Source information:
A computed fold for a 72-nucleotide RNA from Volvox reticuliferus, annotated as transfer RNA. Rfam family: tRNA. By type it is a transfer RNA. Model confidence (mean pLDDT): 85 of 100. The sequence is in RNAcentral, with records from Rfam. The organism belongs to Volvox, within Eukaryota.
[in-house]
């Protein structure tokens, strides 16, 4: 150069058109002398960046960035 595949709370998933969910972790709280486990609750992602289409996009289109990968 060409091509494929991935980017979603702090982390690691998960969700292929009608608006974002599970774990852990963080914090509160009940339990304990106290820590801890268990319970219970709350905070926590403008979904990698711009443009299109659609009434409506994390998802479909196209361009791009970063990352691994296969060719050459």
């Nucleotide at each position: 150069g060409a091509c494929g595949c991935u980017a979603u709370g702090g982390u690691g998933u998960a969700g292929u058109g009608g608006a974002a969910a599970c774990a852990c972790a963080u914090c509160u709280g009940u339990c304990u002398u106290a820590c801890a486990c268990a319970c219970a609750g709350a905070a926590g992602a403008u979904c990698c960046c711009c443009a299109g289409a659609u009434c409506g996009a994390a998802a479909c289109u196209g361009g791009g960035u970063a990352g691994c990968g296969u060719c050459a």